Small-subunit ribosomal RNA from an uncultured bacterium, 1509 nucleotides, folded computationally.

RNA sequence: AGAGUUUGAUCCUGGCUCAGAAUAGACGCUGGCGACGUGCCUAACACAUGCAAGUCGAGCGGGAAUAGUUCUUCGGAAUGAUUUCUAGCGGCGGACGGGUGAGUAAAGCAUGAGAAUCUGCCCCUUAGUAGAGAAUACUCCCGAGAAAUCGGGCUUAAUACUGUAUGUUUCCCCUUCGGGGGAAAAAGAUGGCCUCUUUGCUAUCGCUAAGGGAUGAGCUUAUGUGCUAUCAGCUAGUUGGUGAGGUAAUGGCUCACCAAGGCUAUGACGGCUAGCCGGCCUGAGAGGGUGUACGGCCACACUGGAACUUAGACACGGUCCAGACUCCUACGGGAGGCAGCAGUGGGGAAUAUUGCGCAAUGGGCGAAAGCCUGACGCAGCGACGUCGCGUGAAGGAUGAAGGUCUUCGGAUCGUAAACUUCUGUUAAGUGGGAAGAAAGCUUCACUAAUAAUACGAGUGAAGGAUGGCGGUACCAUUAGAGAAAGCACCGGCUAACUUCGUGCCAGCAGCCGCGGUAAGACGAGGGGUGCGAGCGUUAUUCGGAAUUAUUGGGCGUAAAGGGUGUGUUGACGGUAUAUUAAGUCUGUUGUUAAAUCUCCCGGCUCAACCGGGAAUAUGUGGUGGAUACUGGUAUACUAGAGGGUGGAAGAGAGAAGUGGAAUUCUCGGAGUAGCGGUAAAAUGCGUAGAUCUCGAGAGGAACACCAAUGGCGAAAGGCAGCUUCUUGGUCCAUUUCUGACGUUGAAACACGAAAGCGUGGGGAGCAAACGGGAUUAGAUACCCUGGUAGUCCACGCUGUAAACGAUGAUCACUAGACGUCAGUUUCGCUUGCGAAAUUGGUGUCGUAGCUAACGCGUUAAGUGAUCCGCCUGGGGAUUACGGUCGCAAGACUAAAACUCAAAGGAAUUGACGGGGGUCCGCACAAGCGGUGGAACAUGUGGUUUAAUUCGAUACUACGCGAGGAACCUUACCUAGACUUGACAUGUUUAUGACUGUCGUAGAAAUACGAUUUUCUGAGCUUCGGUUCAGACAUAUUCACAGGUGCUGCAUGGCUGUCGUCAGCUCGUGUCGUGAGAUGUUGGGUUAAGUCCUUUAACGAGCGCAACCCUUGCCAUCAGUUGCUAUCUACGUGAGUGGAGCACUCUGGUGGGACUGCCUGGGAAACUAGGAGGAAGGUGGGGAUGACGUCAAGUCCGCAUGGUCCUUAUGUCUAGGGCAACACACGUGUUACAAUGGUCAGUACAGAGGGCUGCAAAUCCGCAAGGUGGAGCUAAUCCCUAAAUCUGAUCUAAGUUCGGAUUGAGGUCUGCAACUCGACCUCAUGAAGUUGAAAUCGCUAGUAAUCGCGUAUCAGAACGACGCGGUGAAUACGUUCUCGGGCCUUGUACGCACUGCCCGUCACGCCAUGAAAGCUGUCUGUACCCAAAAUUGUCUUAGCUAACCUGUAAAGGAGGCGGGCACCUAAGGUGUGGGGAGUGAUUGGGGCGAAGUCGUAACAAGGUAGCCGU
Repeated sequence: AGAGUUUGAUCCUGGCUCAGAAUAGACGCUGGCGACGUGCCUAACACAUGCAAGUCGAGCGGGAAUAGUUCUUCGGAAUGAUUUCUAGCGGCGGACGGGUGAGUAAAGCAUGAGAAUCUGCCCCUUAGUAGAGAAUACUCCCGAGAAAUCGGGCUUAAUACUGUAUGUUUCCCCUUCGGGGGAAAAAGAUGGCCUCUUUGCUAUCGCUAAGGGAUGAGCUUAUGUGCUAUCAGCUAGUUGGUGAGGUAAUGGCUCACCAAGGCUAUGACGGCUAGCCGGCCUGAGAGGGUGUACGGCCACACUGGAACUUAGACACGGUCCAGACUCCUACGGGAGGCAGCAGUGGGGAAUAUUGCGCAAUGGGCGAAAGCCUGACGCAGCGACGUCGCGUGAAGGAUGAAGGUCUUCGGAUCGUAAACUUCUGUUAAGUGGGAAGAAAGCUUCACUAAUAAUACGAGUGAAGGAUGGCGGUACCAUUAGAGAAAGCACCGGCUAACUUCGUGCCAGCAGCCGCGGUAAGACGAGGGGUGCGAGCGUUAUUCGGAAUUAUUGGGCGUAAAGGGUGUGUUGACGGUAUAUUAAGUCUGUUGUUAAAUCUCCCGGCUCAACCGGGAAUAUGUGGUGGAUACUGGUAUACUAGAGGGUGGAAGAGAGAAGUGGAAUUCUCGGAGUAGCGGUAAAAUGCGUAGAUCUCGAGAGGAACACCAAUGGCGAAAGGCAGCUUCUUGGUCCAUUUCUGACGUUGAAACACGAAAGCGUGGGGAGCAAACGGGAUUAGAUACCCUGGUAGUCCACGCUGUAAACGAUGAUCACUAGACGUCAGUUUCGCUUGCGAAAUUGGUGUCGUAGCUAACGCGUUAAGUGAUCCGCCUGGGGAUUACGGUCGCAAGACUAAAACUCAAAGGAAUUGACGGGGGUCCGCACAAGCGGUGGAACAUGUGGUUUAAUUCGAUACUACGCGAGGAACCUUACCUAGACUUGACAUGUUUAUGACUGUCGUAGAAAUACGAUUUUCUGAGCUUCGGUUCAGACAUAUUCACAGGUGCUGCAUGGCUGUCGUCAGCUCGUGUCGUGAGAUGUUGGGUUAAGUCCUUUAACGAGCGCAACCCUUGCCAUCAGUUGCUAUCUACGUGAGUGGAGCACUCUGGUGGGACUGCCUGGGAAACUAGGAGGAAGGUGGGGAUGACGUCAAGUCCGCAUGGUCCUUAUGUCUAGGGCAACACACGUGUUACAAUGGUCAGUACAGAGGGCUGCAAAUCCGCAAGGUGGAGCUAAUCCCUAAAUCUGAUCUAAGUUCGGAUUGAGGUCUGCAACUCGACCUCAUGAAGUUGAAAUCGCUAGUAAUCGCGUAUCAGAACGACGCGGUGAAUACGUUCUCGGGCCUUGUACGCACUGCCCGUCACGCCAUGAAAGCUGUCUGUACCCAAAAUUGUCUUAGCUAACCUGUAAAGGAGGCGGGCACCUAAGGUGUGGGGAGUGAUUGGGGCGAAGUCGUAACAAGGUAGCCGU
């Protein structure tokens, strides 16, 4: 620091996603040790049990124990130094410490400032501490009750309680400020000395009054501290005053009276959410998120309310009341509050031990010892986090075994292991073993104080005691590599690759996306990469994200300028001087707690962690200074703005009047059969007289020409005949006046096309709706004929448009050129006219600059300034709900759930268009002949079948693979057989045969039997034979063979098609951010990207052309098997032999044609015509097929990866099938006849083939054919023409046309002709009389027509491939059809128009709105009832110690109790509001693999599209 993802590719906009860091985390797999931290985020849910706040006997009465002493009836009693204490009275503390975050958007918190306050214990100072009294708890006795607890009685104490005295002082009143008056205190305890005791003195600790301090607390105030305007108005104690009450204290804090205020767009009031901060996480920072642990503040303690006590509480482990819940109960009544520490249940993804100790630190009480302390110190549990250590180190190649991969050679795991030599951290054993502990205490010494050698204080010394952790840290030592490695990932982002399995299945996935038989993406193995006692996943936060933009974004077309103006709050604002010092800058000072962060130093072996120091704390208060700028104040100015004066143009606005043309209607004249309308028609009008035409009249609406990227308007909407009236603004000139009066502009107000609404008019034309006619599959449309609202006027409403320049307003600056409108000035000048300058408007092009590009460019989208509005992915949604407005229609404001990974802008290249231009082609046209109709042949589909083998199957399959299925072929079916196999190579073992011939069984394959029976070499040999080796053969074993099984979408090769179309590209340069462009476009020309010319291009390559073959002319060479002009011989002749090679011919080599020549045109290229020539403009034909397209065809030609079968999907055999047959299609043959058929006669080819062959003559047969075998291995022999021509006949008919079909008989091939061959003869004699829609071929030796040959082949062509014979017609031309090339244009297409894509309906799923209602919740308001408690008040009626009167009795004062009043929690009733859930039914929305109906949009999308209504 970036990356992936929209596209065929590009740039941009824009969202989504990833890589990082972090966490009070959780889950999965795994898990050795230690240190330091940390651990209910959910149910402020409910809690069993234990503990968490007591202490003081030096406050008090009192109890108990015991040494000693005395007494004793030996039971015990008394006294008592000392020790100790349950309960109680009393004091202090239970307001701290500990927990939690429910509530709280301010009574809170943070940072500052402040005045009207209190403050126990603590510190300092001053003064005092006198003298009386009355009770009571405890104990004891009695009683009630289950208990909790309570009642009565006797008795007693205090540092408990009550008066009195004193009054330094404090408070109040008066005051002549000298003072006077009034009120208000206390408590003792312990030690020492003295004393008979009391008393007294003294020290310390207490106590009282008062002042001060410290600490803590209360209060006020400024600023800051969430979201929401779909919450806009709120408020009656409300705001203020006076007085009173109340409080520690200010204050509406409370009350009475008076006034009517107070808050709010700088967001009141309301709703939702939330404890706040230091800090923590992230980030470069600014920011964003967060508030666990530690620290500060606040709030709370089962829920709600209340007070008491107190220095302090409205009180977590106190009280009272109400409520809910739980427990006990004898049913009468009682008890309780873990958000203290442990722990339990529950909830939850999820969070620990019912541990040890007060040894340390701290707290309470105490004089102290000490007691208490779940604060705290420690331990336990959890990889929850951070940090540290280890799981060994060195050597070790037969590169072991094994795994995996393999091209089978090897590679890799891998020095890894084994093995050798070492080390000894951690864990284990044994032994040793700290620091944390020093005070307090006791003793002694000294100092000050004191009357004091007491006590107490301070300093020093000595003494002994105290350890939870824990026998822990640490150290030493023993044995021993021994006990200690996993997790995720490996398609890209993102480091890391292969094999197998699976086969759109199973599954993966953060995004893009993988998986449909060769998956680096699923699962497994091997290997690798990353991190490592952890690793991944998930959740959340920040970052990346400049994706809310202060730093640091935008708004012409991507989301985004308000429809327009006037103008309020506000924001911003010209020149000069003076002053002020609010902003601003600067110095100083206070504060900004500590901890944290940063730096330095130090302590735990290091680190994390901890300690010390420094720095920082960006903020804020006080104070001093500066005064440029901004602000305030004051005074001036004229450049902004406005006014005056003089001119100018104009569809500017409102009102009234008026004019002509046209349409329509009415009336009259004239006139007759049609008019009208369309692509074509029809509806419609018209003989009742239309259309047309002339005249007159009526009425409404709109204003031709002028007229124009012309004018006007404050702006937008908008404004058009002419005249008049009223009226607004603008421009020019002048430089006369005012003196900043300005700009912008939330809210508000006004204006605002068309459509629409209301009331009343008006209504000619046009024209939604609607009727009819057409079109159409349909046509609720487009077209036609009619036609109502409406369009027009007046007055109201609506308030929206693609209200657009898709461009807010104002000001300033920044090259120009050329138009145009309205002025002014100057010049040429008499006018006319022209030129120049200048101001304001309106346009075109263009520089710099800007922009993603397109484009903008002084009328900015450039460069700056000010203000307003608006945007933040697409859809949902110009929506829902709520609110405001409206008569309604509806407008404005405006979400969410859910869903997608895109949606979008500009430009590029293609493709496409029922876009344009241009060119070509048997593409059309012009012609000739066919197909489609018939019969047959053949192929295909379909059907059938045991099988009808398989493939091809738009053009580019269908007489195609197949150039030849009776068996074979053959791949298919049925049946019978074989299993190393029909075929190949190697190998083990055995045998010596196998073959052949014959026979039997069988359909055959095959099986069995008989017969027959090896070879070569070497050794031994008894010469019979035997052994070894080899060959061959058979059987056998193992490797393997075999497959026309699958995949042509794994492939090679070959082929088809576009298309023999003229195209397809590259290098360098240039242009563009880029994809790309240029070149290759333009102007000509060509069959051609052929050539010329122009030219930011210059060159080049593959294609075109040429080179090749053949054909057409000539020459030359050669002359047999060819030829025969000439000569010769023989023969009656046909002919034959010889000479010969001139000719024909054959086949070699050359020539010839090049726009070379001439004429016209043209810049050239070239073109039109002509000459000559056998041939003329690539002479005709062939071969030759650019880059590529169609996943085109072929695994059944061949080759080949993978996969499948292996007694079968292989092999052999027989028979059958490929030949079926209601049907449909393609390609052909033969025909339908007279340009013909039949008969007779008759002429002329070329190119091929021939030994398993072609076969002559001859003879036989009607014929197919047979016989025969001459000749020929071929220019030698053989196979060989037909149409033609001549003559005869048929005479328009289903025929003397046509030949299908069928019967009979034959021939040939062949083992075999039934399924299933060809041919011949005789007989039979079907359809068919020229073929609908539609469609095919062909431009010259072509079409048409005629026959011949060949391959395949035993036989079997109407097919295919070749050959020659005869031999036409037509082409005006490019409008149209099809196909193609080039240029251009539009595009929402790129699988590229067989594209894309919209809406309804049907089905499934999801979220959501409405809805009669229903449910619980929060809250306002009115009223009812009213607990406890405070306060007030009443009460001689009950009770009553202290004070007063009184001898007493008794009374008084006061208190308790009781009543009432105010207030009020909970509760109740009624009525509103908010939000939540649910709801029959219903509305639209989203998503879904191939559903239905149409085809709205994208091309002129076939009616241009879109916006409002």
Source information:
The RNAcentral record of the sequence draws on ENA, Greengenes and SILVA. Model confidence (mean pLDDT): 82 of 100.